[in-house]
Molecule: transfer RNA
Organism: Alphaproteobacteria bacterium
RNA sequence: GGUCCCAUCGUCUAGCGGCCUAGGACACCGCCCUCUCACGGCGGGAACGCGAGUUCGAUUCUCGCUGGGAUCA
Numbered sequence: 001g002g003u004c005c006c007a008u009c010g011u012c013u014a015g016c017g018g019c020c021u022a023g024g025a026c027a028c029c030g031c032c033c034u035c036u037c038a039c040g041g042c043g044g045g046a047a048c049g050c051g052a053g054u055u056c057g058a059u060u061c062u063c064g065c066u067g068g069g070a071u072c073a
Base pairs, nucleotide, nucleotide: 001072002071003070004069005068006067007066010026011025012024013023018056028044029043030042031041032040049065050064051063052062053061
């Protein structure tokens, strides 16, 4: 340099046009439980990399950029 793949809460991920106020697990915070801790129960905060385009409507489709990965040379 060519080709291909990926980018969502702190981490790992689901969702692939409207049903989404973006769901789950772990972590974090609060309350309950306990003599205390742990375990357990209940609740809470927290995310669609950036810019364009298509569309009535984009996390989802297209293009570019950025970053990461695989492969070829």